[in-house]
RNA sequence: GUGUCCAUAGUGUAAUGGCAGCACUAGAGCUUGUGGAGCUCUCGGUACGGGUUCGAGUCCCGUUGGACACC
Numbered sequence: 001g002u003g004u005c006c007a008u009a010g011u012g013u014a015a016u017g018g019c020a021g022c023a024c025u026a027g028a029g030c031u032u033g034u035g036g037a038g039c040u041c042u043c044g045g046u047a048c049g050g051g052u053u054c055g056a057g058u059c060c061c062g063u064u065g066g067a068c069a070c071c
Stems, first nucleotide, its partner, number of pairs: 001070007010024004018054001026042005047063005
């Protein structure tokens, strides 16, 4: 340099173009003599810029970052 793939919550991982979920973590409460375990509730997310569409995490283009292959 060329090609392919990936980017979703603090972490991991889902989501036929139609309400962004789950688990762990974190916070609060219940429970307990204390702690742990258990139960309930809460917080928190689609890398960035455009396009298509009634509607985009998803499709298209570009940028950034990462992985792999070839050279």

Notes:
A computed fold for a 71-nucleotide RNA from a Candidatus Colwelliibacteriota bacterium, annotated as transfer RNA. NCBI's taxonomy places the organism under Bacteria, Bacteria candidate phyla, Candidatus Colwelliibacteriota. It matches the Rfam family "tRNA". The family's RNA type in Rfam is transfer RNA.